[in-house]
Context: one part of a larger RNA
RNA sequence: GUCUGCGAGUUAUUGUCCGUGGCAAGCCUAAGCUGUUCUGCAGCGGAGGCGAAGCGAAAGCGAGUGCGAAAUGCGCGUCAAGUCGCUGGCAAUAGACCCGAAGCGGAGGUGAUCUACUUAUGAGCAGGUUGAAGCUGCAGUAACAUGCAGUGGAGGACCGAACUCGUGGAUGUUGAAAAAUCCUGAGAUGACUUGUGAGUAGGAGCGAAAGACUAAUCAAACCCCGUGAUAGCUGGUUCUCUCCGAAAUAGUUUGAGGGCUAGCGUUGGAUAAGUACCCCGAGGAGGUAGAGCACUGGAUGGCUUAGGGUCCACACCAGGAUGCCAAAACCAAUCAAACUCCGAAUGCCUUGGGUCCCAUUAAUCCAGCAGUCAGGCUGCGAGAGAUAAGUUUCGUAGCCGAGAGGGCAACAGCCCAGACCGCCAGCUAAGGUGCCUGAAUAUAGUUAAGUGGAAAGGAUGUGACGUUGCUUAGACAGUGAGGAUGUUGGCUUAGAGGCAGCCAUCAUUUAAACAGUGCGUAAUAGCUGACUCAUCGAGCGAUGUCGCGCCGAAAAUGAUUGGCGAUUAAACUAUAUACCGAAGCUGCGGACUUAAGAAGAUUUCGAUCUUCUUAUUUGGUAGGAGAGCGUACUCAGUGCGGUAAAGCCGAACAGGAAUGAACGGUGGAGCGCUGAGUAGUGAGAAUGCAGAC
Numbered sequence: 001g002u003c004u005g006c007g008a009g010u011u012a013u014u015g016u017c018c019g020u021g022g023c024a025a026g027c028c029u030a031a032g033c034u035g036u037u038c039u040g041c042a043g044c045g046g047a048g049g050c051g052a053a054g055c056g057a058a059a060g061c062g063a064g065u066g067c068g069a070a071a072u073g074c075g076c077g078u079c080a081a082g083u084c085g086c087u088g089g090c091a092a093u094a095g096a097c098c099c100g101a102a103g104c105g106g107a108g109g110u111g112a113u114c115u116a117c118u119u120a121u122g123a124g125c126a127g128g129u130u131g132a133a134g135c136u137g138c139a140g141u142a143a144c145a146u147g148c149a150g151u152g153g154a155g156g157a158c159c160g161a162a163c164u165c166g167u168g169g170a171u172g173u174u175g176a177a178a179a180a181u182c183c184u185g186a187g188a189u190g191a192c193u194u195g196u197g198a199g200u201a202g203g204a205g206c207g208a209a210a211g212a213c214u215a216a217u218c219a220a221a222c223c224c225c226g227u228g229a230u231a232g233c234u235g236g237u238u239c240u241c242u243c244c245g246a247a248a249u250a251g252u253u254u255g256a257g258g259g260c261u262a263g264c265g266u267u268g269g270a271u272a273a274g275u276a277c278c279c280c281g282a283g284g285a286g287g288u289a290g291a292g293c294a295c296u297g298g299a300u301g302g303c304u305u306a307g308g309g310u311c312c313a314c315a316c317c318a319g320g321a322u323g324c325c326a327a328a329a330c331c332a333a334u335c336a337a338a339c340u341c342c343g344a345a346u347g348c349c350u351u352g353g354g355u356c357c358c359a360u361u362a363a364u365c366c367a368g369c370a371g372u373c374a375g376g377c378u379g380c381g382a383g384a385g386a387u388a389a390g391u392u393u394c395g396u397a398g399c400c401g402a403g404a405g406g407g408c409a410a411c412a413g414c415c416c417a418g419a420c421c422g423c424c425a426g427c428u429a430a431g432g433u434g435c436c437u438g439a440a441u442a443u444a445g446u447u448a449a450g451u452g453g454a455a456a457g458g459a460u461g462u463g464a465c466g467u468u469g470c471u472u473a474g475a476c477a478g479u480g481a482g483g484a485u486g487u488u489g490g491c492u493u494a495g496a497g498g499c500a501g502c503c504a505u506c507a508u509u510u511a512a513a514c515a516g517u518g519c520g521u522a523a524u525a526g527c528u529g530a531c532u533c534a535u536c537g538a539g540c541g542a543u544g545u546c547g548c549g550c551c552g553a554a555a556a557u558g559a560u561u562g563g564c565g566a567u568u569a570a571a572c573u574a575u576a577u578a579c580c581g582a583a584g585c586u587g588c589g590g591a592c593u594u595a596a597g598a599a600g601a602u603u604u605c606g607a608u609c610u611u612c613u614u615a616u617u618u619g620g621u622a623g624g625a626g627a628g629c630g631u632a633c634u635c636a637g638u639g640c641g642g643u644a645a646a647g648c649c650g651a652a653c654a655g656g657a658a659u660g661a662a663c664g665g666u667g668g669a670g671c672g673c674u675g676a677g678u679a680g681u682g683a684g685a686a687u688g689c690a691g692a693c
Base pairs, nucleotide, nucleotide: 001693002692003691004690005689006688011094012093013092014091015090016089017088019086020085021084022083023082026050027049028048032044033043034042035041036040054061055060064076065075066074067073097236098235100233104226105225106224108223109222110221116200117199118198119197120196121195122194123193124192125190127159128158129157130155134151135150136149137148138147139146163187164186165185168183169182170181171180202218204214205213239628240627241626242625243624244623249262250261251260252259253258263372264371265369266368267367268366269365270364271363278354279353280352281351282350283349284348290342291340292339296336297335298334300332301331302330305326307325308324309322310321311320312319375400376399377398378397379396380395381394382393383392384391405416406415407414420590421589422588423587425586426585427584431580432579433578434564435563436562440577441576442575443574444573445572446571457551458550461548462547463546464545465544466543467542468541469540470539478535479534480533481532482531484508485507486506489503490502491501514529518527519526591618594615595614596613597612598611599610600609601608602607629682631679632678633677634676635675636674637673638672639671640670647666648665649664650663653660654659
C1' cells in the first nucleotide's frame, strides 16, 4: 500500500415546541399493596403535581389589583383549555458525536544489576628516565655555615605498554552498532583504575555543578489510580431521492481563527389589501460632481503706497536717489478633503396614479430549527501607498464563493448564458468562418512594418484634407561662367589682409558680387557660400490637421498572433448579405414541485387518496424541510425448504434512486413476504484499530 472485519449524535432525567392519542374545567397518579397465565399485565392507591385568578413587599382586596387624597391616569391582569401518555426537533445536566495532548494530584507502589556519590573488603599498574631530603667520606670554619664526591630513592615528576579516557578526522547515518569502527590523541603511583558486598529515591536522592545522573526515560523517573482530565484546536463522522437555500456584515466581548444579540436561510401558523415590489407623475430633505472666488486661507503679476534696506547729502531740522524688500487697499488672472455667492445627474423619503394572476407569492407578525462573523476578483466613486502591487481600507454593482455549458490557445471572479431527464431535430448569443477546426463572400480604401503581435521621445515613411509662397516675364535641383575695385576699412596686435576681438559697415564698376556664410593659414594664400548670367524645361518650397506605418526594442535551455502559415490579405478601417456556434430559445417524448379546476374512491365529516386538464417549477456549499431504500432482532399473520434453505459466483429483467430479482452454477439446513415495533442499523478517507498478503 491493497483486501477483509471493526469504527463516530447514544442513553437517563428535566424543560420547551410541533405532530399524534385519551379524558376534559379538569387531568395524572408516585412509592407501595393485591391478584396473575409472573422480564409482563390487571386492579387498588390522589400523598402529591399541573391547570381553572389575579394584583401587591405585605396586611390585604379580588375580575380586578398596585400606585395614590384622587383620576376618564399608568403598571400587571381579565377577555385564547388544560392535563396525562407516545414519536420527533432542540436545549440543560451528565464523558454526551468519535479519536488526539503537553500536563495536574495521590501519607499508592516499583526501581541505585545503568549511572552519581558514599561505605566495607579485595585486585591491578611491562619497561625505561630523572635523581629531592637524609646519610657517609673528604675539603672547609674558632664553631657553625658552605663546597665536592659518593650513597640514597622522593615526586597529584618525565617517556611509554596493559588499563582508563575520548582530542581531531574519516567511515557509518533503512549502521555490523538506538553512539560503533579505523587512524590520530590524553592520563598511565594517583584527586589513579577496577571486582564483589552494602547504603542514599521522586519536590526526593546524588552532583570537582553540565540542570548533569537516578535502568536506551529527567527543569521533577517508572507503574497504577483520579481519568473517558481539559482541548474556544486539528482530523474524521458510513444509504437514496425531492423542495427551498445563506453568510463571510453591525453592535459587544481579556474579544479578534471563539462566543452572544441583530442581519441574511428554512419549516409551520396568522394577518391580508390591486397590498408589497416595479414604472410614471407630484412634493420634499440634502451641499457631492461641476463651477466659482462673495467668506476662510494659499499662490502670481501690475498699480498705488505705509514701513524698512542701500547710496548721496547732512550740525540739527528738512531732504534726494533707488532695475532692492514689502503690509494694506485696488486691478488682472488663479488654487482648496477639513473654502462656498452657486450647484446638478443619480440615489433617498412622502404621496397620487398605473401595468402584470407574476400569486396562498412578496411584505409584516408569532413559533420551531439553523448555518454564517478568515471572503475574493472585476467595473465605477474615494482614503492609505509612489494617482506602485494578484497591496490595503470603505462605498456601489456584478460574478466566484455555492455555477455546470459556449468564448478568451490553456485560465474561480472577464464576455455570453443560469444545467429536471432523453433525442443521429431546428434557431440564435458572445465569439468566429485559409488549414489544424464547425462556418464567407462581395464592395471601397489603408498598411509593407509580419505592423498587426510593447512606452515617452525622435524622423524628407506613406495616404487624405487644408493654408501659404515661388513659377513659361522660366521657378526648384544640377551643370558651365562670374563672385570685382577703393581696400590689407579703422582700431587692436608680434601679426589681424572678409573670416581672434572691438567699432563702423560706406562708395565705385556692374548682369551680380557681403567691408563677407563656413572650412583653412603664424599672417597671407587656397576652397566654398550669399548674389548674378547662361544652359535646362514644369512644377518647386514652407506650414497645419487627421489615418496607418518606422526607430526607440538588452536576459539568461529553442523559438512562437494557440500552431502551421498568410501580403490588392488569412492584417487594419468601413459597408452589405450569408453561415457556424451553448446544457440559452424552439420542437418531440418523459418525470417531478406548487397552485387552480373537474371526476371518482374513502371518511372519525376536519379531511385524505387516485386520475385527468391548465398554468408553473426543478444549478447549488453551509443549512432547514419532506419522502423513501436497505441491515439485525421481536411480535402477529402468511408462506418456502434434501424434488435443495441461507451464503457465495454470474445475471436476464424491473424501478426515479437507495435497490429488487427470474434463471444457471456452487453449497448442504434452514429462510422469506405482509403489518406493527425495537435499534450496538449503512464507511473510502480519522498519519484510524486488528488480521492477511
The part of an RNA shown here (large-subunit ribosomal RNA, domain II) has 693 nucleotides and comes from a soil metagenome.
It matches the Rfam family "Bacterial large subunit ribosomal RNA". Rfam links the family to the GO terms ribosome and structural constituent of ribosome.
The RNAcentral record of the full RNA draws on MGnify.